Small-subunit ribosomal RNA, 3' major domain from a metagenome, 477 nucleotides, folded computationally. Rfam family: Bacterial small subunit ribosomal RNA. Its mean pLDDT, the model's own confidence on a scale to 100, is 86.
Context: one part of a larger RNA
RNA sequence: UGACGGGGGCCCGCACAAGCGGUGGAGUAUGUGGUUUAAUUCGAGGCAACGCGCAGAACCUUACCUGGCCUUGACAUGUCGCGAACCCCUGAGAGAUUGGGGGGUGCCUUCGGGAACGCGAACACAGGUGCUGCAUGGCUGUCGUCAGCUCGUGUCGUGAGAUGUUGGGUUAAGUCCCGCAACGAGCGCAACCCUUGUCCUUAGUUGCCAGCACGUAAAGGUGGGAACUCUAAGGAGACCGCCGGUGACAAACCGGAGGAAGGUGGGGAUGACGUCAAGUCCUCAUGGCCCUUACGGCCAGGGCUACACACGUACUACAAUGGUCGGUACAGAGGGUUGCCAAGCCGCGAGGUGGAGCCAAUCCCAGAAAACCGAUCUCAGUCCGGAUCGGAGUCUGCAACUCGACUCCGUGAAGUCGGAAUCGCUAGUAAUGGCAUAUCAGAACGAUGCCGUGAAUACGUUCCCGGGCCUUGUACA
Numbered sequence: 001u002g003a004c005g006g007g008g009g010c011c012c013g014c015a016c017a018a019g020c021g022g023u024g025g026a027g028u029a030u031g032u033g034g035u036u037u038a039a040u041u042c043g044a045g046g047c048a049a050c051g052c053g054c055a056g057a058a059c060c061u062u063a064c065c066u067g068g069c070c071u072u073g074a075c076a077u078g079u080c081g082c083g084a085a086c087c088c089c090u091g092a093g094a095g096a097u098u099g100g101g102g103g104g105u106g107c108c109u110u111c112g113g114g115a116a117c118g119c120g121a122a123c124a125c126a127g128g129u130g131c132u133g134c135a136u137g138g139c140u141g142u143c144g145u146c147a148g149c150u151c152g153u154g155u156c157g158u159g160a161g162a163u164g165u166u167g168g169g170u171u172a173a174g175u176c177c178c179g180c181a182a183c184g185a186g187c188g189c190a191a192c193c194c195u196u197g198u199c200c201u202u203a204g205u206u207g208c209c210a211g212c213a214c215g216u217a218a219a220g221g222u223g224g225g226a227a228c229u230c231u232a233a234g235g236a237g238a239c240c241g242c243c244g245g246u247g248a249c250a251a252a253c254c255g256g257a258g259g260a261a262g263g264u265g266g267g268g269a270u271g272a273c274g275u276c277a278a279g280u281c282c283u284c285a286u287g288g289c290c291c292u293u294a295c296g297g298c299c300a301g302g303g304c305u306a307c308a309c310a311c312g313u314a315c316u317a318c319a320a321u322g323g324u325c326g327g328u329a330c331a332g333a334g335g336g337u338u339g340c341c342a343a344g345c346c347g348c349g350a351g352g353u354g355g356a357g358c359c360a361a362u363c364c365c366a367g368a369a370a371a372c373c374g375a376u377c378u379c380a381g382u383c384c385g386g387a388u389c390g391g392a393g394u395c396u397g398c399a400a401c402u403c404g405a406c407u408c409c410g411u412g413a414a415g416u417c418g419g420a421a422u423c424g425c426u427a428g429u430a431a432u433g434g435c436a437u438a439u440c441a442g443a444a445c446g447a448u449g450c451c452g453u454g455a456a457u458a459c460g461u462u463c464c465c466g467g468g469c470c471u472u473g474u475a476c477a
Base pairs, nucleotide, nucleotide: 001477002476003474004473005472007471008470009469010468011467012466013465015461016460019425020424021423022422023421026316027315028314029313030312031311032310033309034307035306042053043052064302065301066300067299068298069297070296073125077124078123079121080120081119082118083117086103087102088101089100090099091098092097107114108113127291128290130289131288132287136285137284138280139279140278141276143274148187149186150185151184152183153182154163155162156161167178168177169176193268194267195266196265198236199235200234201233202232203231204230208225209224212223213222214221239262242256243255244254245253246252318418322377323376324375325374326373327372334365335364336363339358340357344353345352346351384415389410390409391408392407393406394405395404431453432452433451434450435449436448437447
């Protein structure tokens, strides 16, 4: 100087408390451990691994296993030889591969040949998701959006170092003020950026419709309009600016006015010096080591989907604030040409048919659901719950056996609110309801977004956890 203390002081954070809803019990989905297996590829491991890499394993992916094959190789550059390339038919085989037949002669040219491309030969070499993340770059997680981390000069100290950065206030903040052997500065904080909340201006189609007219079963459907909504560009607006109080007359704090918004308005992006030899050599790059008729490459099939069990994360429930049936409202944000797919018709349905429109403020996905109105069920393992299984189908795809999703009929399991323990959340939040998208042929209960309905509680900082500053002890570094 740090680190640590079941030392002290001050102060924060859904850290506790106060509340609301869960997890832990059930069934299923999913990840992991374990076990099994020819293989169940590999990585991730307290927080910060475990719906994680995977924004999507039937083949492919795929790295694993079994079997069948190749050896200058699937891919790059160089040398030589042959042939343009390429297309069609056909035999064997699970395919990789291998055999046969036919068509075809292009482009440039100094007529020697050359450029693409294919086949063959030999050698330099290729290739490796093989090892080492404790050799590395890059990227990332985490403490933590915590308020800290440092430097120059000066001063003090023999020196390590201190001072500044401590102190008195204040703040979300090393934020600002005052003081002070310090005076300044840098990286962080804040602001500048995006978005949302109010208003104005400009613009008015594909969006809008107040007034006028036409028109319809209904409808901005039509003429028209530019007000309103909206769209999207520019501006205004919030600064403790104003008033009162408190305070050192300071910084600031408390209350009020005005205001759409008030003290950082809400949200996002943004992550200092560093810590964890944290994670990743399976994104990529790369040192070293290792393999080279194989640890490389091609193919078929299988596996990654196994199942006594254990854990994590979710979904669905156990019902009446509910289930079922009928009627009937109101979104936002997205996506669409190998695409989204309307009306109509067929089917109980998944879907089929059909073909209009749309490269989309125009058309489509697309009828949001909870809510609301009415009917029924009356506390029961039920008209709750839907697992499981049987049967019949639909769709995607070369192909749904291992191993897809969905539909219909039947079946109807556990489950009556969950031990010890434990998690999230402070407001348009929790809880609850649906919608969309990426990936994607198909395959979400996951992820990322969107809107609807919409709470309760916070006395307080003694205690638990994490963190910041000062101080103290130390046999630790």